[in-house]
Context: one part of a larger RNA
Molecule: small-subunit ribosomal RNA, 5' domain
Organism: wastewater metagenome
RNA sequence: GAUUGAACGCUGGCGGCGUGCUUAACACAUGCAAGUCGAACGCGAAAGGGGCUUCGGCCCUGAGUAAAGUGGCGCACGGGUGAGUAACGCGUGGAUAAUCUGCCCUUAUGAUCGGGAUAACAGUUGGAAACGGCUGCUAAUACCGGAUACGCUCAAAAUGAACUUUUUGAGGAAAGAUGGCCUCUGCUUGCAUGCUAUCGCGUAAGGAUGAGUCCGCGUCCCAUUAGCUUGUUGGCGGGGUAACGGCCCACCAAGGCAACGAUGGGUAGCCGAUUUGAGAGGAUGAUCGGCCACACUGGAACUGAAACACGGUCCAGACUCCUACGGGAGGCAGCAGUGGGGAAUAUUGCGCAAUGGGCGAAAGCCUGACGCAGCGACGCCGCGUGAGGGAUGAAGGUUUUCGGAUCGUAAACCUCUGUCAGAAGGGAAGAAACCGCACCGUGCUAAUCAGCGGUGCAUUGACGGUACCUUCAAAGGAAGCACCGGCUAACUCCGUGCCAGCAGCCGCGGUAAUACGGAGGGUGCAAGCGUUAAUC
Numbered sequence: 001g002a003u004u005g006a007a008c009g010c011u012g013g014c015g016g017c018g019u020g021c022u023u024a025a026c027a028c029a030u031g032c033a034a035g036u037c038g039a040a041c042g043c044g045a046a047a048g049g050g051g052c053u054u055c056g057g058c059c060c061u062g063a064g065u066a067a068a069g070u071g072g073c074g075c076a077c078g079g080g081u082g083a084g085u086a087a088c089g090c091g092u093g094g095a096u097a098a099u100c101u102g103c104c105c106u107u108a109u110g111a112u113c114g115g116g117a118u119a120a121c122a123g124u125u126g127g128a129a130a131c132g133g134c135u136g137c138u139a140a141u142a143c144c145g146g147a148u149a150c151g152c153u154c155a156a157a158a159u160g161a162a163c164u165u166u167u168u169g170a171g172g173a174a175a176g177a178u179g180g181c182c183u184c185u186g187c188u189u190g191c192a193u194g195c196u197a198u199c200g201c202g203u204a205a206g207g208a209u210g211a212g213u214c215c216g217c218g219u220c221c222c223a224u225u226a227g228c229u230u231g232u233u234g235g236c237g238g239g240g241u242a243a244c245g246g247c248c249c250a251c252c253a254a255g256g257c258a259a260c261g262a263u264g265g266g267u268a269g270c271c272g273a274u275u276u277g278a279g280a281g282g283a284u285g286a287u288c289g290g291c292c293a294c295a296c297u298g299g300a301a302c303u304g305a306a307a308c309a310c311g312g313u314c315c316a317g318a319c320u321c322c323u324a325c326g327g328g329a330g331g332c333a334g335c336a337g338u339g340g341g342g343a344a345u346a347u348u349g350c351g352c353a354a355u356g357g358g359c360g361a362a363a364g365c366c367u368g369a370c371g372c373a374g375c376g377a378c379g380c381c382g383c384g385u386g387a388g389g390g391a392u393g394a395a396g397g398u399u400u401u402c403g404g405a406u407c408g409u410a411a412a413c414c415u416c417u418g419u420c421a422g423a424a425g426g427g428a429a430g431a432a433a434c435c436g437c438a439c440c441g442u443g444c445u446a447a448u449c450a451g452c453g454g455u456g457c458a459u460u461g462a463c464g465g466u467a468c469c470u471u472c473a474a475a476g477g478a479a480g481c482a483c484c485g486g487c488u489a490a491c492u493c494c495g496u497g498c499c500a501g502c503a504g505c506c507g508c509g510g511u512a513a514u515a516c517g518g519a520g521g522g523u524g525c526a527a528g529c530g531u532u533a534a535u536c
Base pairs, nucleotide, nucleotide: 001536002535003534004533006532007531008530009529010528013383014382015381016380017379018378019376020375021341026339027338028337030336031335032334035073036072037071040070041069048061049060050059051058052057080294081293082292089219090218091217092216093215094214095213096212099211100210104207105206106205107204108203109202110201112146113145114144115143121136122135123134124133125132126131152171153170154169155168156167157166158165176199177198178197179196180195181194185192186191187190220266221265222264227257228256229255232254233253234252235251237249238248239247269291270290271289272288273284274283275282276281296317297316298315299314300313319330320329321328322327347373349372350371351370355369356367357366358365359364386416387415388414389413396407397406398405399404420477422472423471424470425469426468430463436457437456438455439454440453441452442451480525481524482523483522484521485506486505487504491520492519493518494517495516501508502507
């Protein structure tokens, strides 16, 4: 000098863009943060309104709505944190002939015949509750069996370098829903078990995406850590996995690593990057992006394409809460917020309008992701606090050699301007769509509808009456902080008298202190200025 997620002191006008628990991975009140689908399925209220009534109630509507349940998809994404980890964790470059991949895309083909349950519900019953038990009823794109299946899987045989090819045998699938129609089939009115469109379902192959695994190289300090290792190192055989492998097991062999630093200890998430520096290098790893790990602590599996799963399950532990004492409930390192710790770090805000995500055919619903707003000079950037004229060099302050000098064109005064703030009026872009309506084209089909494409109309804004523009009024509301002995730009007076004090280094202060304290003046930065801490 530069820099900072900074803090502290004094001061503080406005705006834009960023950024904000670095400490206790400490404990958490409260609310919200993951749902959705009735076009998979069975069931199905109430309030309110209307009518009738023998006043007990009944009927219609509300409404096939709400709520709950079965089922599907999602909950493995998104969001947080950095405790652990010195490791194939990360970075980089490869390998996978050792692998998997839901949703999506392409291609081919199929989608047949049956069955038995169960929740909801009703009845009954246990319990303080959490939550159950028993009996009975019912549906499905829930579950199960049969058929078919070249390709798929397995076995055998042949072939062969090869999971290479061929043959034979065995095994293994599926689900319907909605709209439209009457050409075929059925009854023949029109509707379906028929046809058709869309969505969905099964099998196989390929793609895309995502993931698993392995390897080369690189990746902090300590030798005042020198030896470490028995599933250890390798083999054969098996188990297990999507997959290789001591990953696991039985047996066999006795190996394997290490001064090119094994083992042990300490510290630490890694990188793109950030910062400094001419560079080489050093330091750092906040925000943003990629990867990894974790989710009260430890362990385990289930479901699933994928988890050994932050707002899932089970077990154990610590802690907190409820209890009828028998037993139960919970997990903010999600967004806000509270206590605590600390030098120190924000609102229990608005909205799904945009972008993105989940579900749904869609309307739509959900979304503390996200978009915005609020708070903080925490940082960077921009603007302002006026401009021109004005010498009796006013008054006043300071100083003086008493002549003067200086603050100083500074002020007053005159003439202007109108940024920001204030008031009034106007007022955006961000919105493209989806959907709906109308029209046109295309298109499957027996035909129409649907679907697809295009044009037009209409609809949607949290921010926000914000940005911006115009007008009005008015110099009016807006400057401080540090320093002035040398380094280092900037000097005098008074007070003090080795005292009080200053200080980054040298050093000042013991009666004329440009070094302490005050004043006047000056210097430097400026909505900031200094100090402290840290890095280069």